[in-house]
RNA sequence: GCGGGAUUAGUAUAGUGGCAGUACGUAUCCUUCCCAAGGAUAAAACGCGAGUCCGAUUCUCGUAUCCCGCU
Numbered sequence: 001g002c003g004g005g006a007u008u009a010g011u012a013u014a015g016u017g018g019c020a021g022u023a024c025g026u027a028u029c030c031u032u033c034c035c036a037a038g039g040a041u042a043a044a045a046c047g048c049g050a051g052u053c054c055g056a057u058u059c060u061c062g063u064a065u066c067c068c069g070c071u
Base pairs, nucleotide, nucleotide: 001070002069003068004067005066006065007064010024011023012022013021018054026042027041028040029039030038047063048062049061050060051059
């Protein structure tokens, strides 16, 4: 230099055009003498920029980081 893959909440991950989910974690409350366990509720995320579209996490282009391969 070329090709391919990944990037979604604090962490791990699902989601292939129409409300962004799950588990663990966090906060508050209930339960308990206290802790743990259990239950209820809540907050919290689409790497960045542009394009297409009525509508983009999703499709296209560029770019950043990481991984793999080739040279």